[in-house]
RNA sequence: AGAGCAUGAUACUGGCUCAGAACGAACGCUGGCAGCGUGCCUUAUACAUGCAAGUCGAGCGAGAAAGUCUCUUCGGAGAUGAGUAAAGCGGCAGACGGGUGAGUAACGCAUGGGUAACCUGCCUCUCGGAGUGGAAUAACGGCGGCCCUUCGGGGCCUUUAGCGAAAGUGCUGCUAAUACCACAUGUUGAUCUCGGGUCACAUGCUUAAUCGUAAGCCUUGUAGACCUGAGGUUGAAAAGGUGCAUGCCUUCGGGCAUGUUUCCGCCGAGAGAGGGGCCCAUGUCCUAUUAGCUAGUUGGUGAGGUAACGGCCCACCAAGGCGAUGAUGGGUAGCCGGCGUGAGAGCGCGACCGGCCACACUGGGACUGAGACACUGCCCAGAGCCCCACGGGGCGCAGCAGUAGGGAAUAUUCCACAAUGGGCGCAAGCCUGAUGGAGCGACGCUGUGUGGAGGAAGACGGCCUUCGGGUUGUAAACUCCUGUUAGGGGUUAAGAAUUCUGACAAAGGCCCCAGAGGAAGCUGUGGCUAACUCCGUGCCAGCAGCCGCGGUAAGUCGGAGACAGCGAGCGUUGUUCGGAAUCACUGGGCGUAAAGCGCGCGUAGGCGGCGCGGUAAGUUAGGGGUGAAAGCCCGAGGCUCAACCUCGGAACUGCCUCUAAUACUGCCGUGCUUGAGGGCGACAGGGGAGAGUGGAACUCAUGGUGGAGCGGUGGAAUGCGUAGAUAUCAUGAGGAACGCCGGCGGCGAAAGCGACUCUCUAGGUCGUUCCUGACGCUGAGGUGCGAAAGCCAGGGGAGCGAACGGGAUUAGAUACCCCGGUAGUCCUGGCCGUAAACGAUGGGCACUUGGCAGUAGGGGACCAACCUUUAUUGCCGUAGCUAACGCGUUAAGUGCCCCGCCUGGGUAGUACGGCCGCAAGGCUAAAACUCAAAGUAAUUGACGGGCCUUCGCACAAGCGGUGGAGCAUGUGCCUUAAUUCGAGACAACGCGAGGAACCUUACCAGGGCUUGACAUGCAGGUGGUACGAACCUGAAAGGGGGAGGACCAUGGUUUACCAUGGAGCCUGCACAGGUGUUGCAUGGCUGUCGUCCGUUCGUAUCGUGAGAUGUUGGGUUAAGUCCCGCAACGAGCGAAACCCUUGUCCUUAGUUGCUAACGUGUAAUGGCGAGGACUCUAAGGAGACUGCCGGUGUCAAACCGGAGGAAGGUGGGGACGACGUCAAGUCAUCAUGGCCCUUACGCCCUGGGCGGGACACAUGCUACAAUGGUCGGUACAACGGGAAGCCAAGCCGAAAGGCGGAGCGAAGCCCUAAAAGCCGGCCCCAGUUCGGAUCGGGGGCUGCAACUCGCCCCCGUGAAGUCGGAAUCGCUAGUAAUCGCGGAUCAGCCACGCCGCGGUGAAUAUGUGCCCGAGGGUUGUACACACCGCCCGUCAAGCCACGGGAACUGGGAGCACGCGAAGUCGUGGGUCUAACCGUAAGGAGGACCGCGCCCACCGUGAGCCCAGUGACUGGGACUAAGUCGUAACAAGGUA
Repeated sequence: AGAGCAUGAUACUGGCUCAGAACGAACGCUGGCAGCGUGCCUUAUACAUGCAAGUCGAGCGAGAAAGUCUCUUCGGAGAUGAGUAAAGCGGCAGACGGGUGAGUAACGCAUGGGUAACCUGCCUCUCGGAGUGGAAUAACGGCGGCCCUUCGGGGCCUUUAGCGAAAGUGCUGCUAAUACCACAUGUUGAUCUCGGGUCACAUGCUUAAUCGUAAGCCUUGUAGACCUGAGGUUGAAAAGGUGCAUGCCUUCGGGCAUGUUUCCGCCGAGAGAGGGGCCCAUGUCCUAUUAGCUAGUUGGUGAGGUAACGGCCCACCAAGGCGAUGAUGGGUAGCCGGCGUGAGAGCGCGACCGGCCACACUGGGACUGAGACACUGCCCAGAGCCCCACGGGGCGCAGCAGUAGGGAAUAUUCCACAAUGGGCGCAAGCCUGAUGGAGCGACGCUGUGUGGAGGAAGACGGCCUUCGGGUUGUAAACUCCUGUUAGGGGUUAAGAAUUCUGACAAAGGCCCCAGAGGAAGCUGUGGCUAACUCCGUGCCAGCAGCCGCGGUAAGUCGGAGACAGCGAGCGUUGUUCGGAAUCACUGGGCGUAAAGCGCGCGUAGGCGGCGCGGUAAGUUAGGGGUGAAAGCCCGAGGCUCAACCUCGGAACUGCCUCUAAUACUGCCGUGCUUGAGGGCGACAGGGGAGAGUGGAACUCAUGGUGGAGCGGUGGAAUGCGUAGAUAUCAUGAGGAACGCCGGCGGCGAAAGCGACUCUCUAGGUCGUUCCUGACGCUGAGGUGCGAAAGCCAGGGGAGCGAACGGGAUUAGAUACCCCGGUAGUCCUGGCCGUAAACGAUGGGCACUUGGCAGUAGGGGACCAACCUUUAUUGCCGUAGCUAACGCGUUAAGUGCCCCGCCUGGGUAGUACGGCCGCAAGGCUAAAACUCAAAGUAAUUGACGGGCCUUCGCACAAGCGGUGGAGCAUGUGCCUUAAUUCGAGACAACGCGAGGAACCUUACCAGGGCUUGACAUGCAGGUGGUACGAACCUGAAAGGGGGAGGACCAUGGUUUACCAUGGAGCCUGCACAGGUGUUGCAUGGCUGUCGUCCGUUCGUAUCGUGAGAUGUUGGGUUAAGUCCCGCAACGAGCGAAACCCUUGUCCUUAGUUGCUAACGUGUAAUGGCGAGGACUCUAAGGAGACUGCCGGUGUCAAACCGGAGGAAGGUGGGGACGACGUCAAGUCAUCAUGGCCCUUACGCCCUGGGCGGGACACAUGCUACAAUGGUCGGUACAACGGGAAGCCAAGCCGAAAGGCGGAGCGAAGCCCUAAAAGCCGGCCCCAGUUCGGAUCGGGGGCUGCAACUCGCCCCCGUGAAGUCGGAAUCGCUAGUAAUCGCGGAUCAGCCACGCCGCGGUGAAUAUGUGCCCGAGGGUUGUACACACCGCCCGUCAAGCCACGGGAACUGGGAGCACGCGAAGUCGUGGGUCUAACCGUAAGGAGGACCGCGCCCACCGUGAGCCCAGUGACUGGGACUAAGUCGUAACAAGGUA
């Protein structure tokens, strides 16, 4: 720091996605150790159990028991325990500490201030005081029931007892205090009155010419504050405790009294520190689909209340207060220091630690107190749970543990007060789930280990392999070491300050021991993104963050090996920030990508010309205060390092305040004229409104003429017309619109405005520079105008004309075309308020090269031209801008000001809500869900029922065919055991096949073989071996059988023979073999566009780029052929040429070819001698090049005509086929990767099939006849072939053919006759003397074999067919047509096919409008698999979310009324009443009680808001191959 995805490619816009960091995490796999941190984010759900707040005997009184000891009369007593425990009165603390984040959008929090409006226990300092009396009360004790009573008491009963189950509590008796009360004193306190001083606030005056301001004066006032003087009123205490001293008493324990500056306490006052209350300024989320809110509401006066200000509360008075700078309402949320991320600005978060707030089961309330409306206090109400003897009671873990539940998920019912801190205490000390520690969890961060060195036969194994090898890999083994950590033993420090005290701690440090021993995984490997192969799978299974992988060779699935990354972890998921400049302050945009309001006027607001003076709010500089600590950063230090911790610094970008400066902005004052406005003088105009007038056209009416049609269309029809239309003339009526002028000309803000005249009226331009003196620009809301259509009411209605009717068109035609036609279009009044309301471009001001043209004015004395200057309308263009297109002084350039708007596509400008409207509808305006795009401009192609241009037997012109018949052949389909396979528009179909009876043969049935029909290698065996005759079996193949019987090399040996080896054979192993599959894995070859004329490259230039230029343009050509021009210049592959053939000539050569002359010979023949002249043969040359002439043409290329020439403009024909296209064809020619078969998918054999036949198509043949058929005669070719061959003569046969065998490996011999033609005869238009299918019979030939299934000959038979519908093919000259001949394959042949050869030999082309195909240029495009493209809507199916919906359910906040607990306050004076008063009766005071205000819960009522459910319903999104049409994209076929 960027990257992937859109497109064929490109640039831009734009979204989606990824790489990073982080986490209180969770899940999967895995897991050695240690340190430091951290751990219910969910149900503020409910809680068993234990603990979490007590302490003080130095405030007070009272005061056990067990145990032990002693005594005992054995009942007990005493001592000790012990002035202890437990409890009580009293004091202080329970308001701290600890938890949680429900509520709260608030003075709650943060920052900075204020308090002259306040409080403060404990602590510190200072001053003063502490006198005299009194009355109670807990603790403690008593109170059983019944009966009698003279009220004194007595009797009886029982468990010796107030009541109660309990919680708790009644009556009564006694008592202490640092508890309580009264009185005295009462300073400095409080308060009241009267003074003085200082300050503050308000007011006044003076000075700077006025106002204002400032400074000063000190004039006046003040419920103000402080200091101070006098007076009045009022308010204290514990004569305590303890220690010590002295005295007295003593039961010897102790008690009492006095003194005391031991210490602790008490009272009053002042001050401090720390803590708190209240107030203010500023900041603090989303929503306007919440716009109005408010009655204690805002203010005043007066009472009350509070520590204190205040509507805090009350009475009265006034009618205010808040709000677009967002009140009120709704939603969400504890706030901050900080934390995460980020370059920063920001964005997100508010766990742990720290500060503040709020809460403590839910709601309400007060009491006590310095402090509470009080987490482990009180009262009431509610919900829940527990106990109960049913009468009544009790409880509140959001303290620490722990439990249940919820959840993806979050720990031990641990140890200790040793440390730090807190409460109480003089202290010792007690308490402390604060805290310190330990435990559990890889939850996070950090450290460390799982060993080190050597070790190549590069081991085994695994994986891959081109089989050679590569890799795992120095990795292992093996050798030598080390000793972290875990383990064992020993020893020992800090945490302790100041004597004691160590939970942690079996820890840590140090020393020793043994021993490589116990310790590696996870994810990934198509691109982004580091890392690749094999196998399996076969759009299946699956993967996937995005793009996308998988349909038989998957680097993307699964496994394996290898590799990459990180490592006690690694991945995944979730969330935040980043990347994202994708909300843009830093730092974006709005002509066409999303985005300028349709246009004015104008409110608030924002912004604002030139000069001077003042001020100092903004601004700038410096100083002061604050910005807690922790954290971040820097430096240093401590744990072995690090994480972590400690110290110091910096920083905390902020706020407040003081001083200074005054350029700019603001504010105040004053002036100016250039902005703006006005005056005066001119000017143009379809600017607006009203009233009137006019002509043309049209329709209708009336009348005349006239007489059959008119009208309409692509063509028609509907329609009109003999009841007289159309046409034409005249007259009249009516309504609407205003031709020519008329023009990218004019006017207007836009919408818009067009005959003429008059009236009223708005704006603009030019000139002058006379007036005002910044009066300006923009403009949220608001308000006005606003095409067409539409709506309401009333008119009007000629033409046109939605709807509608009819006629056509069509598969349909609810359309396009035609005939009619109602609303409407017009007028008046009122609505509507929208348009592609467009320049798709908001308004204003200024600045920045030019040219041309129009309109309205001015100037140069008048006119014209010309020059110049304003305003306005256009075009082209500089710089600049822009993604490009383009814009370009009329900016989309450069700046400033203000407004509006945008933030991926779809859903959707839709739903809901609100506002407006009579309605139609408009304005405002989402979400769920879904997609990875949607889009802009330009590029190259392709395409167009776009255009231009040019070709081609493309059409036309012409000749002959096909399509109809029969037959042949091929194909489809069907059939079959099999009918082997392939080829499929052109470019498959007489194609592979240029030869299927067996063979071929790949197919089928049956019979057989298994190292195989064929190749190579290895091992073993084998001389009676290899080979192999008879014979048996069989359809053959094959299986048996076995007479006979070898070969080569070496050695031994004379030989015979023996041994070894080779060959052969046998057995076995490797392997062979496959026309099995994939032509979509391939090579090669081929077809096709197309013999079309194209297709590219180098350099250069242009463009951000794809790309363009070149190759386009003007000519020309068969041609991108050539010429000219040109930001291009050259070049390659194609075209042409070179090659073959043919046409003319020459040279050379002359047999087998030829024969002119000479000679010779024959019945005749180049037959022979001879010749090379000719033909010919076959080798080499020549020739043709637009070379020459004329014309045209751009002085060109070239074209036209001509001459010469055998040939003339490429002479004819052929071979030759650019870049590429069709995943075209071929795995069955061949080759070949992968896959598959292996006693068979291989191999052999017999027989069958490839020839089957209802049909259909394709290509042909033969015909339908007289330009013919038939018979007879007769003439002339060329290319070729021939030895298992061609085969002559001759003979036989009617023929096919047979016999025969000459010649010839062929310019020699043979095939060989050419046929059409020509001459002559017959046939006479008919199913024929046409035509020959079919069938019967008889023969011939080939072959092992002609049944399926060959060809030929002869005789007989004699079918369809009389020129072929729609449609369609070939051909432009030696061509078509027609005639025969040859060859390949081949035993033969289904050949009418194919490939060649020659003979005879035409017609037509005016031309390019049309059909088909092609080239070039241009244009449009939403196509790029490229029009056989793309794509829209209904319907049908599935699924998903949403809206409406009768209604049902739940929740929330308020309003009104009712009820009204506890409680404060007020009130009454009913009952009771220790202290004080009191001549004693009573009073004061207090308590209880009653009543009243307020009020929680609860109830009732009418509505509001939110959510859920909901029959049915509406549209929407999505979903490989559903239906109907064809709307859009090309002129998309009606733009």
Small-subunit ribosomal RNA from a metagenome, 1535 nucleotides, folded computationally. Its Rfam family is "Bacterial small subunit ribosomal RNA". Gene Ontology terms of the family: structural constituent of ribosome and ribosome. The sequence is in RNAcentral, with records from SILVA.